[in-house]
Transfer RNA from gamma proteobacterium IMCC2047, 72 nucleotides, folded computationally. Its Rfam family is "tRNA". The family's RNA type in Rfam is transfer RNA. The RNAcentral record of the sequence draws on Rfam. The prediction has a mean pLDDT of 81.

RNA sequence: GCCCCCGUAGUUAAAUGGAUAUAAUAGGGACCUCCUAAGUCUUAGUUGCUGGUUCGAUUCCAGCCGGGGGCA
Numbered sequence: 001g002c003c004c005c006c007g008u009a010g011u012u013a014a015a016u017g018g019a020u021a022u023a024a025u026a027g028g029g030a031c032c033u034c035c036u037a038a039g040u041c042u043u044a045g046u047u048g049c050u051g052g053u054u055c056g057a058u059u060c061c062a063g064c065c066g067g068g069g070g071c072a
Stems, first nucleotide, its partner, number of pairs: 001071007010025004018055001027043005048064005
């Protein structure tokens, strides 16, 4: 330099054109307990960035940024 894959909550993953973007775990609050752990209930938090297509984009397209792999 060229090609391929990936980027979603603190973390690990789902959703692949139409919903309020979902779950687990971690965090906050409450209950329980002598206390802690465990357990139950509840709560906040997420689409790498900028454009484009579309009535509608996490999803499709382009560029950029970051990570991984292959070729040279």